[in-house]
C1' cells in the first nucleotide's frame, strides 16, 4: 500500500407522460424510455498554498455534476476487524 471476507456507512422524486410485461382488473405492481425538479460519497473534472522565466505541475469530506444516484433492496467514499500478498 493491494485484493478477498465480515460489520458500520450520509445526501436527493415512491414526481410526470409513454411505452411493454403480469394478473389480484386496480388510474395496481415490475421494467424500460423520456421530461421536469433534485443530491454527492463509485468513477471523471476544477484550485488555495507551494513551486516553476513562461508553459506544465499542484490536496480534500471544498467545487462541478459529464457519469453515477433520489421509498425498500442494491450501491456507496470512508472507518474498524481479519485471512493472504507486496514494499
Nucleotide at each position: 500500500c493491494c485484493u478477498c471476507g465480515c460489520g458500520g456507512g450520509a445526501g436527493a422524486g415512491u414526481c410526470c407522460a409513454c411505452g411493454a410485461g403480469u394478473c389480484c382488473u386496480g388510474u395496481g405492481c415490475u421494467c424500460g424510455u423520456g421530461g421536469c425538479g433534485c443530491c454527492g460519497a463509485a468513477g471523471g473534472g476544477g484550485c488555495a498554498a507551494c513551486a516553476u522565466c513562461c508553459c506544465c505541475g499542484g490536496a480534500a469530506c471544498c467545487u462541478c455534476u459529464c457519469a453515477g444516484g433520489c421509498a425498500c433492496c442494491c450501491a456507496g467514499a470512508c472507518c474498524g476487524c481479519g485471512c493472504g500478498g507486496g514494499a